Predicted 3D model of a 1542-nucleotide RNA (small-subunit ribosomal RNA) from a Minisyncoccia bacterium.
NCBI's taxonomy places the organism under Bacteria, Bacillati, Minisyncoccota, Minisyncoccia.
Its mean pLDDT, the model's own confidence on a scale to 100, is 80.

[in-house]
RNA sequence: AGAGUUUGAUCCUAGCUCAGGAUGAACGCUGGCGGCGUGGAUAAGGCAUGCAAGUCGAACGGCCCGCAAGGGCAGUGGCGAACGAGGUAGUAACACGUAGGUACGAACCCCCAAGUCAGGAAUAACCUACCGAAAGGUAGGCUAAUACUUGAUAGUCUCGCGAGAGUAAAGAUUUAUCGCUUGGGGAUCGGCCUGCGCAGUAUCAGCUAGUUGGUAGGGUAAAAGCCUACCAAGGCAAUGACGCUUAGGGGAGGUGAGAGCCUGACCCCCACCGAUGGUACUGAGACACGGACCAUACACCUACGGGUGGCUGCAGUCGAGAAUCUUCCACAAUGGACGAAAGUCUGAUGGAGCGACGCCGCGUGACUGAUGAAGUCUUUCGGGAUGUAAAGGUCUUUUAUGAAGGAGAAAGUUUUGAUAGUACUUCAUGAAUAAGGGGUUGCUAAACUCGUGCCAGCAGCAGCGGUAAUACGAGUACCCCAAGCGUUAUCCGGAAUUAUUGGGCGUAAAGGGUCUGUAGGCGGUCGUGUUAGUCAUUUGUUAAAGCCCCCGGCUCAACCGGGGAUCUGCGAGUGAAACGGCACGACUGGAGGGCGUGAGAGGUUUGCGGAACUCAUGGUGUAGGGGUGAAAUCCGUUGAUAUCAUGGGGAACACCAAAAGCGAAGGCAGCAAACUGGCACGUUCCUGACGCUGAAAGACGAAAGCGUAGGUAGCGAAUGGGAUUAGAUACCCCAGUAGUCUACGCCCUAAACGAUGAUCACUAGCUUUUCGGAGUAUCGACCCUCUGAGAGGCAAAGCUAACGCGUUAAGUGAUCCGCCUGGGAAGUACGACCGCAAGGUUAAAACUCAAAGGAAUAGACGGGGACUUGCACAAGCGGUGGAUCAGGUGGCUUAAUUCGAUGGUAAACGAAGAACCUCACCAGGGUUUGAAACUAAUAAGAAAGACCAAGGAAACUCGGUAACUACGCAAGUACUUAUUAGCAGGUGAUGCAUGGCCGUCGUCAGUUCGUGGUUUGAACUGUCCCCUUAAGUGGGUCAACGAACGCAACCCUCGUUGUCUGUUAUACGUGUCAGACGAGACUGCCCCCACCUGUGUGCAUGAAAUGCACAGGCAUUAGGAAGAUAGGCGCUAGGCAUUAGGAAUUUCCUAGAGCCUAAAACCUAGAGCCUGCUCAUUUCGUGAACAGAGGCGGGGGAGGAAGGAGAGGAUGACGCCAGGUCAGCAUGUCCCUUUGAUACCCUGGGCUGCACACUUGAUACAAUGGCCACUACAACGGGUCGCGACGGGGAAACCCUGAGCCAAUCCUAAGAAAGGUGGCCCCAGUUCGGAUUGAGGGCUGAAACUCGACCUCAUGAAGUUGGAAUCGCUAGUAAUCGCAGGUCAGCUAUACUGCGGUGAAUACGUUCUCAAGUCUUGUACUCACCGCCCGUCAAGCCAAGGGAGCCGAGAGUGCCCGAAGUGCCUCCUUGUGGGGUCCUAAGGUAAGCUUGGUGACAAGGGCUAAGUCGUAACAAGGCACGGCUAGCGGAAGCUGGUCGUG
Repeated sequence: AGAGUUUGAUCCUAGCUCAGGAUGAACGCUGGCGGCGUGGAUAAGGCAUGCAAGUCGAACGGCCCGCAAGGGCAGUGGCGAACGAGGUAGUAACACGUAGGUACGAACCCCCAAGUCAGGAAUAACCUACCGAAAGGUAGGCUAAUACUUGAUAGUCUCGCGAGAGUAAAGAUUUAUCGCUUGGGGAUCGGCCUGCGCAGUAUCAGCUAGUUGGUAGGGUAAAAGCCUACCAAGGCAAUGACGCUUAGGGGAGGUGAGAGCCUGACCCCCACCGAUGGUACUGAGACACGGACCAUACACCUACGGGUGGCUGCAGUCGAGAAUCUUCCACAAUGGACGAAAGUCUGAUGGAGCGACGCCGCGUGACUGAUGAAGUCUUUCGGGAUGUAAAGGUCUUUUAUGAAGGAGAAAGUUUUGAUAGUACUUCAUGAAUAAGGGGUUGCUAAACUCGUGCCAGCAGCAGCGGUAAUACGAGUACCCCAAGCGUUAUCCGGAAUUAUUGGGCGUAAAGGGUCUGUAGGCGGUCGUGUUAGUCAUUUGUUAAAGCCCCCGGCUCAACCGGGGAUCUGCGAGUGAAACGGCACGACUGGAGGGCGUGAGAGGUUUGCGGAACUCAUGGUGUAGGGGUGAAAUCCGUUGAUAUCAUGGGGAACACCAAAAGCGAAGGCAGCAAACUGGCACGUUCCUGACGCUGAAAGACGAAAGCGUAGGUAGCGAAUGGGAUUAGAUACCCCAGUAGUCUACGCCCUAAACGAUGAUCACUAGCUUUUCGGAGUAUCGACCCUCUGAGAGGCAAAGCUAACGCGUUAAGUGAUCCGCCUGGGAAGUACGACCGCAAGGUUAAAACUCAAAGGAAUAGACGGGGACUUGCACAAGCGGUGGAUCAGGUGGCUUAAUUCGAUGGUAAACGAAGAACCUCACCAGGGUUUGAAACUAAUAAGAAAGACCAAGGAAACUCGGUAACUACGCAAGUACUUAUUAGCAGGUGAUGCAUGGCCGUCGUCAGUUCGUGGUUUGAACUGUCCCCUUAAGUGGGUCAACGAACGCAACCCUCGUUGUCUGUUAUACGUGUCAGACGAGACUGCCCCCACCUGUGUGCAUGAAAUGCACAGGCAUUAGGAAGAUAGGCGCUAGGCAUUAGGAAUUUCCUAGAGCCUAAAACCUAGAGCCUGCUCAUUUCGUGAACAGAGGCGGGGGAGGAAGGAGAGGAUGACGCCAGGUCAGCAUGUCCCUUUGAUACCCUGGGCUGCACACUUGAUACAAUGGCCACUACAACGGGUCGCGACGGGGAAACCCUGAGCCAAUCCUAAGAAAGGUGGCCCCAGUUCGGAUUGAGGGCUGAAACUCGACCUCAUGAAGUUGGAAUCGCUAGUAAUCGCAGGUCAGCUAUACUGCGGUGAAUACGUUCUCAAGUCUUGUACUCACCGCCCGUCAAGCCAAGGGAGCCGAGAGUGCCCGAAGUGCCUCCUUGUGGGGUCCUAAGGUAAGCUUGGUGACAAGGGCUAAGUCGUAACAAGGCACGGCUAGCGGAAGCUGGUCGUG
C1' cells in the first nucleotide's frame, strides 16, 4: 500500500467481499512449564449456611471468678456504624466534565484566646409478680454516670442603628495528662448557584397555573416558588421547547497517518441504588445496604392467636444462559474503627486455589551422519519426493524427577511471615516428561494421485461438482502459525462508501415546476474611534494512573518504580489593531430613481371580421355516395353524393411565419379599442450600499379530472357496429357519450427538460439573427465601422468516464439555497397535513439480489438505409409435382426386418453389385488361451493334413488306418500339436475425449500481421474515399509504410503450328495418327471517346508585397507674399452713463496712432506619411480554354487458328456449423470375456416384409410419332481363371467348336443410335403405352422357394401433358441419341463415372424473391433474433402491512378511599396519651392516549431447472417509445387529451 467481482472486451459510476488490528468473549480440535494480569456481560431473578462493625472498665453502676494483683459478663454512656465493600436499576439531568461564584455548614485534626461555679429529678441493668408457642412484653421497686436537667457567670458569640436582650460547660485519674464549654483562624470535606460541553427522533410543533415575576409571611446551615396567601400575565420554543426511545458520566480503552468512528470490563474520580413504594427519627453528617415505621409482593416459622426476613458484601446454591472461579489462608504487610495504651475488630487488604481467558518468557534437544536404508507416495518406468529426516555416533541438562541449602519482604532495641520450606542456589538421574491446528482454484504463502460423477458435498467473494475435479472425500507432499490453531459474534480500518481534512448532482443516484420574499448566511471604496471575534505574551487550572520519551528493579520480557513531555480545553492579566464586528463621518463604480426614445403572439376585458365545417329551407340533378390494403357496417329513389342560393350555429384563426419575438415558469398568434406588467438603449441629472441568496411562508402553475350554470360545429376516451385475426376487449373503417368551449370555484401533477438552481467577476476568436445607439456615407434609405442588450451555429485554451460543453460554460474563482449515497421492495405501507372525489405532499422497514447503471468499442441482427454481385429474379428451353415401375427414406409390421446419415449441407447417401459369403441382425447348434498374432516354459514329435467308419442340418465330435521328415557333428534350431502363464478378440459405448478425411457458406473476395500514428482504454488507422476490375484486380488520394494467407499466375486437357521419332495402317512411297521437345496471345500495333495525374502557353480573376508612377488627404522645410488680418496692452480724443448739480472718468462704446503676440490663404522649390474598383512589377492561388505526355477503362480496326481471362479442369484463405464419420483406418477412456461370452465357427432366416407419406429417377401419354425393310457416320474404354472371331445348331436367350490377341495388330464391335430412303398406321386408350400375370425355355452359381437377370409366346393395367407449388440451364450449353467402363460368378444399372453424334432459344433490365459482399444507422442481442424479454393465472416457501377482535405493558388525567409520618389545631386522666386537619404511598374506579403480541379473512411484494395464456418492450420490435392524467380490458396492455426526444 491494495485486491476480487457487472462486460464479448473497455473506461467510468456504484455496491458487495477479502487481506490488518482488537475483545471481560464463546465454540471445535489439541495441550509441557513459569511470571504478570483477568474471570456472572444474561435474571437489579430467588437464596440454605458461615463470616463481612465494632470498640472503650482510663465515663458509670451492678453481677461473677480470684487471697490479692488482676480478669470476665450483660447493661447505661461515649465514639464509630453516613467510611470501607457491592451494583449500574433509574437518570438526557447542573447527573457528569470543565471553568468560575458564595446567600452556608462541619464531629474527629492543628493554632490562638477565654472558661470549666452551684444544684436537681430520673432510668436501664438488678429484684419481685405476670402474659405469650415464639418473637417479645406489662406492672411495681432500688441505683450510678462524661446520660438528662435547673440556676449563675458572659467575652472578640447571636439579634438590634442604638439602648438593650439572650445563650455554656464534665469529669476521669492522680499530678501529669486526657477531656468538656465558648469564640476566632487554618487544613480538609461538604451544601447551594452559574457559563460552556453532553445520544437518537420533527412520521413529537407548540409547551407551561407554582407555571414566570412581584409583595408579605413561613422555612433552611444557606440564596431561591423551596412552601403559603395576594397581585400581575408572564416564561420556554425551529440555535428544536414539549414528547417518545435509548443510556450512569468522566479520566480513559480499541482502531486510525490524522481528522474521526466505536466503547465505557478490570484500575481511579463523581453520581445514583440497596426486595418494591412512601416516611420521618437520631446525628456534625442519612431521609441511612448488614437502623426505625407503614404499605405491597415474595419466602420462612407457628401452638393459627401471631411473628420473622432482605447476599446489587466474601465464599457458596438454584434458575435462565453460548458463557464466567474456592462455602480457602492471614491480619505478617498497607489502610480503617475504637482505645491513653496493650490490644480487639476488619471476606477492606495481603496471599494461595481453579480456567491457555489474555499478554510475556522458556522448552519439547544440539552436533555429526548418504548404500541418499526400509516403508510410503508418485512416475514419461529412466527416475523423483519424503530426506540428514531416521537408524547409528558424540554431547548437553533449560525443563522434569529426587536430594541438600535457603532468602528479602520486619519498620524498631526485643517480639511478630498467611504466602512458604516458596523464589533462588548446589548436586544427582537420564534425551530422558512435552506438538498440534488450519490451509494448498484466484484474491493468498503452498500440488500431485486415487475415489465420486450437478450425486455426495465445498464456499468469505468470484465460484467448484453433469467420467480425465490442483476447488468435494482420502492419501502423500508442501505452506502458515505454534502451546496453541481455527470458527463464530462485535468494533475500528481498508471505505475519499456521509467526503472539515476529503465526494458529487447534463446523460451513471442527485437542481426544488416557477417567482416574490421572512428568519438566517454572505457583502463595495475612504477615514476616525473602539475591541466580546482574531493574534501575541504572562499566569492559574487541566487529580493520580494510563499513552509517548529517558533512566532504573524483577536472569530477559510482560509487569513494576522514578523523572520528563503531553493534556490541542477553560479562566485571569497585559498588549496589537491587519482582517472581521460595532459606532460615526464621507464617496460613487454595485443597486435604485428621473428624463428621452424603442421593440414585442406579455396580461385582462369588450367589440368586429373572413375562409372552412355543419345544420335547416329552397332550386338544379340522378344513382350512386362514402370508406379501405381489400372490403363491409353506414348514407341514398321518402332523391343522397355533387352544385347554386338564403339563413342559423359553434370552435379555431391559413398566408405573414423565421434556429424570429415576449413572459419568472406554465405559456402566448385574425383585427381594433380600453386598462395594465416587465424589458432594452441613450443621458450621467438624483439617492448614497439602499445589495446577493433565501429554510419557513405566500402567489402562479400544461393537459386530464371534479362541482354549479350555460354551450356543443368539428374532433372524440367509454360504448355499439363492420373488418382483420388462431383469438383481436387493439391497430383500420362507420357511428358516438363524457370531454374539448364560456363564467365562477377546486385540483397542483408532467420527459413542468437545456433532464444543466440563483447572483457576481474573469478567461482567444469567427459567423448568423432580433431590438437600440454612435460614427461614416447619402437628397434619404441601404451599405460599412464601432458600441450595448438578447437569440443561434462553429470552435482556442480549459474541463469531462466518454459523449460532449466551450463569454448563454459542463472553464477559472466567490456567496447562498435545494438535492444524492447499490438494485428491487417503493415514491409503496403506517402516521400526519391538504382535497368534494380522483388523489397530492411528507415518507420508511422486514425481506431479497451481487449486481443495477452511464458512455464508448468490435461483432451479430433489423418486417433500417445506400451501393454492388450471382441462372437470384426477369426473358427463354426442358422438366418435377398427376400415371406405372425402379431405387432410397420415414412409418407400420416382424424372431430379426443390423447400423449410420435427417432443413439448406439426409433420402440411386456410406453401398464401384445383400440368393450363401458379405453380415454387423434373428432362431438354433457348438468352442473357451480361443478362427488368426507374439513371448516364455514343458512334453510329444514330425505334425497338419489325407483316407475309412459312426452321429449330425452343418460346424464339429468320436474311433480307426497308412506314411514317417528339414538344417546341424552335437547341443539345439525351424515347424506342428497339446498344456501352462502372459494374453487374444469385440462392426460393443462415447464423432460432446480425439487424429485423419470430408460437407457447407464459397472459387465468395475476403482474413490478418510488423513498425509507425491516434485513443485513458477496449480499439482504430492500414483494409476508408474516388475511378476501375471477375477479383482487397489495378490506379489516384490519404498517418501511414511495408508484408503474409487468399485473387491472378505457375500445373493438366482441348484448339493452331515447327522439328524429331515410328508400333500400327499401306505392296512401297507416303502419311491418317500417336508421342516428345518447342513456338504462339499479351500489358503488343492503329484510330476514336470518357476520366484522372502532372507540365507548358496565353487570358480572366482573387490575395499579398514592392514602387509613390497617378489621384486624394494629412503634416512639413526654405524663400516670397507681408507684417495683410486678428487679438492684447497702455496712451490720446469723443460719446453714453453715473450724480441734485458740477468736477472727474473706474466700467461701457467709438475713433486715432504706438508697442507686443499669434500668423492663415496663395506662389516657387524640395521632400515625408496615409488611402485607393488607379497604374506597373513580382509572388502565390483559383477558373475555363489550348497543346503535348503518362495512366486506366470503353468502342472500333489490322494481323491471326485463337482477342481482350480463348474453353474446361485441378487448386478451396482466416474461419463457421461441439456439422459428418469410433462401421474404412488409427486412437484415449469405459464395458464384455475362467464354465462360457458383446469373442469365434456353422445351418437356416432377415436386411427384398406393406393400409400409407416423402425424395431421386426410368418409361410414357404419341403423328417433329410408332412399326417394318433397306442404308450411312463415332469416340472414350476393356480383355489370359479373360475378350472370344469364322463356322455350325436353335425362332431367341443361348449352345457346340476354339482362329486370333498379354492388344494402334485380335476380340468386344453390330451398318452405334438418333439420321437418310421407302412402306404401313390416320388421332383411337390406338399398330400409343408397356405395367401386371400365365406358360415354356436357356445362363451363372454347391444352391435362383423366400430372392437373380435374360429369351419366346400369351396377357395388355394406369396414363390423353399433370392443382398449389417447384427444379436445371447462358453455347458446342440446354434438349435429344446411342456407346464404353468400374463393381461383378451372376445380377436387381433405369444408378454412377466417362465418351462421342445431332444441336437450339433468350437475357429489356435490377422494381420484386433468395443468397452474398462493402459502407452507414438503431439495439436492452454477444449461447449473438431459433436472441432478449413483460404481465396475469396455477404450485411451493418467506417476510412485512391492513384487519372484526382478543391479550398484555407504559405514562398520565378526573373522582373515591387513604397507612405510616412531619407540620398545624384541639382535649384532658400530662401519657411512649386521645381526637381532628392539610399533604401523601399503595389501592379502587372511569374515559382516553402510547406501545407490543396474537388473529378468521382479503390484498400486494419477494424467491423458486424445465407449468398455462398471450407478445407489451429492445431493430421503424412490425401501431416509434416514454411522462402526467382519464376511461376500459384475462394479462401484458389499449384508447383519448397534453407534453418530451431519451